Predicted 3D model of a 76-nucleotide RNA (transfer RNA) from a Paracoccaceae bacterium. The coordinates come from a structure-prediction model, not an experiment, and the mean pLDDT is 81. The RNAcentral record of the sequence draws on ENA. Taxonomically the source falls in Paracoccaceae (Bacteria, Pseudomonadati, Pseudomonadota, Alphaproteobacteria). Rfam family: tRNA. It is annotated as a transfer RNA.

[in-house]
RNA sequence: GCCGGUGUAGCUCAGACGGUAGAGCGGGUCAUUCGUAAUGACUAGGUCGGGGGUUCAAGUCCCUUCUCCGGCACCA
Numbered sequence: 001g002c003c004g005g006u007g008u009a010g011c012u013c014a015g016a017c018g019g020u021a022g023a024g025c026g027g028g029u030c031a032u033u034c035g036u037a038a039u040g041a042c043u044a045g046g047u048c049g050g051g052g053g054u055u056c057a058a059g060u061c062c063c064u065u066c067u068c069c070g071g072c073a074c075c076a
Base pairs, nucleotide, nucleotide: 001072002071003070004069005068007066010025011024012023013022019056027043028042029041030040031039049065050064051063052062053061
């Protein structure tokens, strides 16, 4: 330099053909217990890496850019 993949909640990850974002763990509150743990109920939390475009509507499609991972090439 070229090609492919990746980026979504604090963490690990979902999210068929565009229809307005979820799970588990973790956090908080309450119940239970003499108390802790465990368990149960409820609950908070996300500019979907950044920018632009298409569309009535974009996590999803298009362009560009950045991070990380893999492959290929080059290295007098």